Annotation: A computed fold for a 350-nucleotide part of an RNA from a bacterium, annotated as small-subunit ribosomal RNA, central domain. The coordinates come from a structure-prediction model, not an experiment, and the mean pLDDT is 89.
Context: one part of a larger RNA
Order: sequence, then structure tokens, then C1' cells
RNA sequence: CUGGGCGUAAAGGGUGUCCAGGCGGCCGUAUUAGUCUUUUGUUAAAUCCGCAUGCCUAACAUGCGGGCCGCAAGAGAAACGGUACGGCUCGAGGGCGCGAGAGGUAGAGGGAACUCACGGUGGAGGGGUGAAAUCCGUUGAUAUCGUGGGGAACACCAAAGGCGAAGGCACUCUACUGGCGCGUUCCUGACGCUCACACACGAAAGCCGGGGUAUCGAAGAGGAUUAGAUACCCUCGUAGUCCCGGCCCUCAACGUUGCUCGCUCGUUUUGCGGAGUAUCGACCCUCUGCGAGACUAAGCUAACGCGGUAAGCGAGCCGCCUGGGUAGUACGAUCGCAAGAUUAAAACUC
Repeated sequence: CUGGGCGUAAAGGGUGUCCAGGCGGCCGUAUUAGUCUUUUGUUAAAUCCGCAUGCCUAACAUGCGGGCCGCAAGAGAAACGGUACGGCUCGAGGGCGCGAGAGGUAGAGGGAACUCACGGUGGAGGGGUGAAAUCCGUUGAUAUCGUGGGGAACACCAAAGGCGAAGGCACUCUACUGGCGCGUUCCUGACGCUCACACACGAAAGCCGGGGUAUCGAAGAGGAUUAGAUACCCUCGUAGUCCCGGCCCUCAACGUUGCUCGCUCGUUUUGCGGAGUAUCGACCCUCUGCGAGACUAAGCUAACGCGGUAAGCGAGCCGCCUGGGUAGUACGAUCGCAAGAUUAAAACUC
């Protein structure tokens, strides 16, 4: 160096974009520093392999022959790879025509509930629990009606449903905007795949400045429970939860399954398209493309299970693993306002 692996045993980077790098469709021509063949030289001996011989045998030793690994020079080959040029359309991208969607950003509007204030009715309880109490209430609560204010979240529709790279996204409307699918007799002509580093995004909690605060509610206070109860239950309640701007960059960031391409028996459900048959038209039915699910053949798997959305059969590229603890810690470095994050050991020990 080769050889093993990564759903659950150690192991897929949280996600995307992409420079370098690695890899590269079909046909032709030319070329040849990769590749292949051959010749010569060299690669000390020993070691390795074969045969023979010598110690009783073996190890060992001796002799002969062979080989291996390279290096240099010369000659040749042109399938593969490279390079140059020309061509192609199936990969990729684009045009045109349709289509679905909680994809994103901003603004406007709406109703239910909740809470607060005021007013009306009313008059003793309410609330809460396993049972209670703290708590609220004759300065009139709870209940109920009306008016007004406020903040946050959007029942039904709703689905095994849809969209997004992931995080995630759901009242309605408007504006701007990203991506995707199907159809196509059109265009470009390999423009592709992956991607260390880098850059961007990245739930919740947390941090900084400003605003807001209805509900809920870490901390805190009180009431209970209990042997105790720094809890579980109850009554309150600050930060927070919400908005704007700036940070943080983590997770069971999970499908615990990286991305791309090709190949491989069927059944069924569902979302969005297309074609055909049928029909006045539609439904039905058949076929087909792209998603989302279920069950399975072959195959795979330690088993569980996976099984055209592969964990099957292959190819390319990246990331990662190598006994447990120490430890995702120390030290150093980078980043951060901080909290801390990232990178990442060893002694020792079993």
C1' cells in the first nucleotide's frame, strides 16, 4: 500500500451552494510522457521458489536453475486513458404550453376564545382538589347581558394529504418572489456528477439594544402532600413566551439510512399531471410520468428487518469508524458580549 465497515453493534457531516481536486455519453481523425509488448544494461551476496546433495531426520547448510521488485536506454502497439480537432443527441440545460402546493418576504383585513376596564341584572358564594387549603368575594365576586381596550394563536376544512435543501411552513386577501411536475415535432451540443476548504441557511433555549406583555410560565412566594418534599397537586408569579434589529450555531438537527446515475417479479392506496377508449360532454376503464404510503418475489441481513422511496445488483465522489472508562474532557488554537461552540489528546485504568 491492498484487503473490512457505517438503519439498530463504533461509524453519514444539521442542510445547501460551490472553487481546487477526483470521476466522465456516442462516432471519427491525428498523436503518445499513462498503458501494453519486446530487446539490452543494471538491480552484490544472502533472503524467496524448484531440483539435487551433506549432517540419522528436520531446522540448517552447499550446489545448480528460476523468479520477484524496480530503474535507465532503444524498438514497437494504439484497445483503454490522456491531448488536439471535427461531428452527434440519449446525459445536462433552455424555449413554448399547461398545472399543483401551509415554499419565502412584506402589507392589509377577519371571527371564535381569553383577559382587563366601565355599565346593567343579581345577592353569597366562587375557585380549586384524591380530599383540602392558600386565593377571590357584601368596597357586590362567580354567573349573565352590553360597550370598549389589549395581546397571542388561527377550531371545522385536515388526510397514511401538500410544499421546502434542511431547520421548518396552516385564518383570509393583495403585492413581490424561489423551487417543482407534466406535455412538446422547438433550441444549445457533454455545457455533466461529486466536492476537502470556503460561503450561506440553520428548531428551541440563551445573550445585547428597543418595544410589547392577553395567555402560559423556568426562578421565586404561599397552600397542601410527606418521616422529610428544596418535587409531583393547588393559588399567585419574574425572566421568557410576541415584534424589530444584532448575536449564538446546538439537538433523538432521525428515515438514527450522504449525494448522483444505471439495472432488477408483482399487488394495492393516495396527491398532482398527460394520453387513449368511451361519451353530446363528463364519470368509469386502460396506459403513462413525477411524488407520498402499505404488502411482498428474487436478492440482501447477525437477526430484526430492507425489498423500484433498497438496507438488492453495479459505478463515481465526499464524510466518518477501529475495545470500555478517562472524554467530546484538558491543553493549545479559532470564533463568541457572555453562555459556550468548533477542533481535540494523554497519563492512568479495566

It was read from a public genome assembly.